Context: one part of a larger RNA
RNA sequence: GGUGCAUGGUGGAUGCCUAGGCAUCAGGAGGCGAUGAAGGACGUGGUUAGCUGCGAUAAGCUCCGGUGAACCGCUAGCGGGUGUCGACCCGGAGAUCUCCGACAUGGGAAAACCCGGCGGGGGGAAUGCCCCGUCAUUGCGCGCUGAAUACAUAGGCGCGCGAAGCCAACGCAGAGAAUUGACACAUCUGAGUACCUGCAGGAACAGAAAGAAACCUCGAUGUCCUCAGUAGCGGCGAGCGAACGGGACAGAGCCUAAACCGAUACGGUGCCAAGGGUGCAGCCGUUGCCGUAUCGGGGUCGUGGGACGCGGCAUGGGAUCCCUGCAUGGGUUCCCGAGAGUUACAAAGGUCUUGGGUAGCCGAACGCGUUUGGAAAGACGCGGCGAUACAGGGUGAAAGCCCCGUAGGCGAAACUCAAGGCUCUCUCGGUCCGCGCACCCGAGUAAUGCCAGCCACGUGGAAUCUGGCAUGAAUCUGGGGGGCCCACCCCCCAAGGCUAAAUACUCCCUGAUGACCGAUAGCGAACCAGUAGCGCGAGUGAAAGGUGAAAAGAACCCCGGGAGGGGAGUCAAAAGAAUCUGAAACCAUGUACCUACAAGCUGUGGGAGCUCCAUGCUCGCAAGAGCGGAGUGACCGCGUACCUUUUGCAUAAUGGACCGGCGAGUUACGGUGUGCAGCAAGGUUAAGUUCUUCAGGAACGGAGCCGCAGCGAAAGCGAGUGUGAAUAGCGCGACUAGUUGCAUGCCGUAGACGCGAAAGCGGGUGAUCUAUCCAUGGUUAGGUUGAAGCGGGCGUAACAGCUCGUGGAGGACCGAACUCGUUAACAUUGAAAAGUUAUGGGAUGAACUGUGGAUAGGAGUAAAAGUCUAAUCAAACCCGCCGAUACCUCGUUCUCCCCGAAAUAGUUUUAGGACUAGCCUCACGCCAUUAGCAUGGGGGGGUAGAGCACUAACUGAGUCGCGGGGGCUAACCGCCUACCCUUCUCAAUUAAACUCCAAAUACCCUGUGCCGUACCGUGGGAGUCAGGCUACGAGGGAUAAGCUUCGUGGCCGCGAGGGAAACAGCCCAGACCGCCGGCUAAGGUCCCGAAACUGGACUCAGUGGAUUGAAGGAAGUGAAGACGCUAAGACAGCUGGGAUGUUGGCUUAGAAGCAGCCAUCAUUUAAAAAGUGCGUAAUAGCUUACCAGUCGAGCGUUUUCGCGCCGAAAAUGAACGGGACUCAAGUCCAGUACCGAAGCCGCGGGAUCAUGUCUUUCGGGACAUGAUCGGUAGGGGAGCGUUGCAGCCUAGAGUGAAGGGUGACUGAAAAGACACCUGGACGAACUGCAAGUGAUUAUGCCGGUAUGAGUACGCGAUAAAAGGGAUGAGAAUUCCCUUCGCCGUAAGCCUAAGGUUUCCUGGGGAAGGCAAGUCCGCCCAGGGUUAGUCGGACCCUAAGGCAAGGCCGAAAGGCGUAGUCGAUGGAAGACGGGUUAAUAUUCCCGUACCACCGUGUCAACGUUUGAGGGUGGAGUGACGGAGAAGGAUAGGCCAUCGCCCUGAUGGAAUAGGGCGUGUAAGCCAGUAGGGGGAGUCCCAGGUAAAUCCAGGGCUCAUCAACCCCGAGAGGCGACGCCGAGACCACUCUGAUGUCGAAGUGGCCAAGUCCAAGCUUCCAAGAAAAUCCUUCGUUCCCGAGUUGACGCGGUGUCCGUACCGCAAACCGACACAGGUAGGCGAGAUGAAUAUUCUAAGGCGCUC
Repeated sequence: GGUGCAUGGUGGAUGCCUAGGCAUCAGGAGGCGAUGAAGGACGUGGUUAGCUGCGAUAAGCUCCGGUGAACCGCUAGCGGGUGUCGACCCGGAGAUCUCCGACAUGGGAAAACCCGGCGGGGGGAAUGCCCCGUCAUUGCGCGCUGAAUACAUAGGCGCGCGAAGCCAACGCAGAGAAUUGACACAUCUGAGUACCUGCAGGAACAGAAAGAAACCUCGAUGUCCUCAGUAGCGGCGAGCGAACGGGACAGAGCCUAAACCGAUACGGUGCCAAGGGUGCAGCCGUUGCCGUAUCGGGGUCGUGGGACGCGGCAUGGGAUCCCUGCAUGGGUUCCCGAGAGUUACAAAGGUCUUGGGUAGCCGAACGCGUUUGGAAAGACGCGGCGAUACAGGGUGAAAGCCCCGUAGGCGAAACUCAAGGCUCUCUCGGUCCGCGCACCCGAGUAAUGCCAGCCACGUGGAAUCUGGCAUGAAUCUGGGGGGCCCACCCCCCAAGGCUAAAUACUCCCUGAUGACCGAUAGCGAACCAGUAGCGCGAGUGAAAGGUGAAAAGAACCCCGGGAGGGGAGUCAAAAGAAUCUGAAACCAUGUACCUACAAGCUGUGGGAGCUCCAUGCUCGCAAGAGCGGAGUGACCGCGUACCUUUUGCAUAAUGGACCGGCGAGUUACGGUGUGCAGCAAGGUUAAGUUCUUCAGGAACGGAGCCGCAGCGAAAGCGAGUGUGAAUAGCGCGACUAGUUGCAUGCCGUAGACGCGAAAGCGGGUGAUCUAUCCAUGGUUAGGUUGAAGCGGGCGUAACAGCUCGUGGAGGACCGAACUCGUUAACAUUGAAAAGUUAUGGGAUGAACUGUGGAUAGGAGUAAAAGUCUAAUCAAACCCGCCGAUACCUCGUUCUCCCCGAAAUAGUUUUAGGACUAGCCUCACGCCAUUAGCAUGGGGGGGUAGAGCACUAACUGAGUCGCGGGGGCUAACCGCCUACCCUUCUCAAUUAAACUCCAAAUACCCUGUGCCGUACCGUGGGAGUCAGGCUACGAGGGAUAAGCUUCGUGGCCGCGAGGGAAACAGCCCAGACCGCCGGCUAAGGUCCCGAAACUGGACUCAGUGGAUUGAAGGAAGUGAAGACGCUAAGACAGCUGGGAUGUUGGCUUAGAAGCAGCCAUCAUUUAAAAAGUGCGUAAUAGCUUACCAGUCGAGCGUUUUCGCGCCGAAAAUGAACGGGACUCAAGUCCAGUACCGAAGCCGCGGGAUCAUGUCUUUCGGGACAUGAUCGGUAGGGGAGCGUUGCAGCCUAGAGUGAAGGGUGACUGAAAAGACACCUGGACGAACUGCAAGUGAUUAUGCCGGUAUGAGUACGCGAUAAAAGGGAUGAGAAUUCCCUUCGCCGUAAGCCUAAGGUUUCCUGGGGAAGGCAAGUCCGCCCAGGGUUAGUCGGACCCUAAGGCAAGGCCGAAAGGCGUAGUCGAUGGAAGACGGGUUAAUAUUCCCGUACCACCGUGUCAACGUUUGAGGGUGGAGUGACGGAGAAGGAUAGGCCAUCGCCCUGAUGGAAUAGGGCGUGUAAGCCAGUAGGGGGAGUCCCAGGUAAAUCCAGGGCUCAUCAACCCCGAGAGGCGACGCCGAGACCACUCUGAUGUCGAAGUGGCCAAGUCCAAGCUUCCAAGAAAAUCCUUCGUUCCCGAGUUGACGCGGUGUCCGUACCGCAAACCGACACAGGUAGGCGAGAUGAAUAUUCUAAGGCGCUC
């Protein structure tokens, strides 16, 4: 280290639980709000952070009811109270109710704040201050008033009634997308959806026919069922899709306009007019008539109605009154009677009754004993009881009789709802008929034209309805409709209005229910959740439940600084607060076995040794032993994970770190099959109604649907019909089975198996980043250069020009701050999501920068890069449409049984997709020698082969020879030809697109045999359309490819086993399971490694032995030939000879056999070259040819075949599988054995199918025989398990349920028992039902835990520490001291923004702090911020914002005037010192100043001939850049002076050293310097006026006077304060206290002051208020007002701590980054550069 076991830790699954959710039903309610809502802020408790309640009357106050004993919320403690005189609590009604919030409403604003007017009150001498009330806008109505302009109107004022804003869905309306579908896309679809907007109600909308129909009729509207996926519409595509009619729910009808009459107002009318009357008469008549407007009466319909006139008929009764008279007329009021009524049709109240709601109340019945237990309600026993109550919950486990409840019954002072009665209100009307008359019956309307929209209806033949533009009727003898239009006929009456119920929805209240969830579930939220957190914002958005019956929550002791632990104690149990159960990953400890010469998918098959003994068996009395079993596993055989995707994966192709939990074919409707069930020529109800139950449900309902009849385009006919003139023929039919429900397969429409885009569109949110612009402020060390202009000189006729000076220009130069980011390095799991270091560009400019504002998403902005628009940009971000779509990728969860593919054809905007066919499966049907195989017979063919007869190609030879070329000849004729060539002949050839020929196979028909439905048909369900290799036949290619395309097979795919070392496709062979049986195949038999021997050859190369190996080469070797030489002696070797003319001649220095040339003879010989080679300067020498001897039998050349050799080069050594092999273990021939697989056989077992027999409870079962049982996609069948529910009036359960752990048990599998331990309350089995029903994989989601790894890297600027002391449990780090180091235009000091307590003191050390810590910007507690003068509000205005009226716009809204806001700007005023732990221009001391109020004195002016004030006019306020010079001061330096120190071996003096040498505002006075002319007249501008201002004229003055501004110095302030230091009372870290010297001169000198000045330049440089002066017949108020001096008063609100170049801000951090302004000393120096220092601050938290 591995495996097993045991015990723990970690972790929080599982089980159980539920306080919270989800869904549904019923009832209620359906609004709240200027009487201030919804929602908040801030307060409120004795102590109080949060929640809850409440509101300065503040966890509450009052009254009325209920209840009845305790109470002061969650929430304890401490400290105190209340209550039977009725508290607390519950209900009803009141009171109070800060501030914000509706343009919140007096004005303003950055919500919870600031500032006012008026009236009243408080306080004060008065202002300021405090309290109460009131003051917004707008619509409508009424009234008063009232311009230009007479009436009038606009306008103004007042009063009254309203509105506004919020709220879940439902409703109506305005406006209105896109994704998507149509396989693209434009009409179309999505969809009038989403979204935005307006408005309303408890519902809304609609609604009482100018309707629908069809010659029959119906009778407002709405909703449901049906009609019907019909009629239709439709790139007639995708799709869209009615109505009539029928059945139901509910049910309800009305009012006006007009004609006519009257009244009132206004206008008109003027002749007693017009006219009126009830009959007559008198008459009446400006109080009339006509017109208009308003009101009252009248009137409301389509068998047309009404008005008017006449007639008829009718009128409930009574009383009363009405110019004159009469009359039979008309009207008014009242009583009785009748009718109606509060949602429309007229309209308000009161009261009573009844029934509800908002609190409540009564409410039956059990005990005992035993037992277990912590506890009884459990078990057992005994004896009961209630029940209109056995719903449910609780009580220490499981309770009808213990508690709360439940059935049943009862109850309201107050408020409220409904119904009813009474009161009350209204009505009792010319209601009806006839005739006449022709007055009325809804006008810019109907209609028409053009263009649109909506109707199911897309312009169509397109009616109907609605709108825009234009044109433009009629009045009943009229008008509209009936799907173009016309006629007839029928129906109806538009252009005015109201109307309940049936219908939709649920933010909310109450009750009930659930085959809904049970903490990763259920709402996002069971818990203090829309919280923490994130984001500028719109917006986004978590995690997190459980001790126990009861806190009985662990007294006390021990260790420890604590944390924690050990005892003790409590409890049934520590269940111990990190708390029920407590799984797994992961981490440990102990133990058994194994492991240090050995090698890999980590297993599997065998297996020795060691250790151990359970619930089995045997033996034994027992102990124990044996069998058997458990753990381990030396050694041996075999063996390259899983998933996905693929022709093919160990693949080095994808995905997964591990574990646990979650995680994917569902539901609705429609269709089509199958199974089961009901009924059957029929089957069935839908909506709805009724009844009923604790809960299921039942009945009714026949509208409608399907079927029972078809054919035809249709008319139509009909068991037939169509075609046809017709018979016939033919087509389609007829000779019956359907229908409804449940379950299930599949399809369609819906998100439709899950997850996943890049996008599109809508509405909003963002310019704190950044881009540009606007307004207002600020910043820019120092040095250099030297333009124009001007002056002097020279010069010119005059210019010009030259020169010197002055001057100070410039997108000028150098260079800090500042800004930018050139180059390089570093960094790149950073210090930093863009930096650091060094270097670099600009640095008076088109510069940089602060604050406030403007512009935005197809838009902005852009010195332009597609840059930037909050770390996001070729279209931001957020939310929504949205579950967009995805021919794409990935993933898709338990088991077993049967069958089992395809990678092809056709078509395809099609090629990685799809449809049809093919191939698979299941069911049913068909029984025909259908299919298949074998064999016989009969066929057609033009492929292989072959051939050259055709076609085409092609080689050689020959003959005759036309013709051509060349040569000869040449006058012509000719001749020759190794040239070209036609025909012909001979010989030899080639062909996919040649054939005189021509197979084998294959195919068709047919006979026979075998087989036995395998075929075929119909229907349900698929998958497949990427294929691969190999053999053969071919095309392409190069007769290349592990290439590519076809054909015919095989295998792989989807196939395991044996062989080929290993090796999908090759060889053998097709795995149902088991066996330590047998036989074989391919291939093998020396060892690895199962099995072998015999005979004969060959090979020597390790050839064999790289599935390669060539041309070529070679006395390798074996076999078979051919030709030569050879006993007359071959071949080879050895011995000997190899001579002479001659050194041949020539050449040459020489050339002698042997440089070269020529010649190459002759002699002696057995033989010997005028020489084969070596050699010499040339000779010489050696040697060969040749000859002899010796030897004694074969030798030489060549051809073919077998096996070998060379040729033969690749990267670590590596190509028989290794060892090894040589008469073989190689190769060839022959033979006989054996081994060898999951093949075959044997034995045993299982399943499926078929057949047969038996049996049956008819579902099935048993047995026998036969066949079959590899399997991906896929089809079919059968089961297991999980959760919930029902039945069993469930078994069981504290003597221990579920869950968890372990085990050697069972089953063919999914799985299931049993035992023990844990656990501490539930809960099986069986039979069914219903599903959120099964996970190793989706770069899945959430949580936990590993690995990497105690590894890499780091501890965040390399400015630096060291020592001593103190504290403490503990000190590198805390504190103190002494040294050392760093910054010092900063790393010091002040301050704005921002932050928001970080500030100070005491205490603490868990966490935070990159380590530690006694320390801290951490935690706890307490404390701390003091203003007339500082800043802001109260004053003003800029850019810009809002905006009464107004203008514009579908709505929302946009613009904008008066106004009103808005600083970054304008505007009154304080300084010095001291003091606190923490504040100071704020407190204190001293000394000042400003505004306002009151008062006193003096002076002046005024009181209607108008002082003064408000408003108004004018001036002032009031402004740029650059440059230069002067005068000062701040500050600094030097000296002086004061105090102190040093002072050599001693003394003295000088000298040296250290520290200090300071002082405000204000007042007095007015310096340097700067600025300004005065008077008068005119006058058209300054909204009126003007004596003022502006403009103009004239006169005077112009070195000045005078006036104004104005630093500084000086004096006072100050006999003060401060001050180096000293003393030592008191303390001890010298904090407090006391005393206290000098305090003067000179020099340098500012970015400060004079100065808003001066000079100059061109780009020409805010506004308003304050203040001061001035003007006066706009207008308003108006009797006192103003100045100087004195005195006395008032001065509100907000900020104020601390950080502030940073550890407190912006950057996720105690982050090397970023952050506006002011001060900023000395030496050096031009300087704020650089270096070193002061004051001061630090050493950067290992």

Large-subunit ribosomal RNA, half A from a groundwater metagenome, 1742 nucleotides, folded computationally. RNAcentral holds the full RNA, with entries from SILVA. Model confidence (mean pLDDT): 83 of 100.